[in-house]
RNA sequence: CCGGGUGUUGCCCAGUUGGUAGGGCGCCAGCUUUGGGAGCUGGAGGCCGCGAGUUCGAGUCUCGCCACUCGGA
Numbered sequence: 001c002c003g004g005g006u007g008u009u010g011c012c013c014a015g016u017u018g019g020u021a022g023g024g025c026g027c028c029a030g031c032u033u034u035g036g037g038a039g040c041u042g043g044a045g046g047c048c049g050c051g052a053g054u055u056c057g058a059g060u061c062u063c064g065c066c067a068c069u070c071g072g073a
Base pairs, nucleotide, nucleotide: 001072002071003070004069005068006067007066010025011024012023013022019056027043028042029041030040031039049065050064051063052062053061
C1' cells in the first nucleotide's frame, strides 16, 4: 500500500427478508438461611465505533473515517 472480517449494557454474545434491542455472567433489592453460599422472584444498566446519505421508518442498506484483527505485496 491492497483485500477480507469484526465493532450492540461492566464482560461474552444473539438480533433470519429494514418496523420502536434480547440472552448468559456480573451488579442491586426481596424471599429463603444462625450467617455465607446455592436457589427463587423482581429491578437498574445500551439508541447499537464516529459522521453523513437513502427511506414514512435503519443495529440491519449505501458512502467516508476510526479502532482491532486476518491474509497478500
Annotation
A computed fold for a 73-nucleotide RNA from an Oscillospiraceae bacterium, annotated as transfer RNA. Rfam family: tRNA. The family's RNA type in Rfam is transfer RNA. Gene Ontology term of the family: triplet codon-amino acid adaptor activity. The source organism's lineage runs through Bacteria, Bacillati, Bacillota, Clostridia and Oscillospiraceae.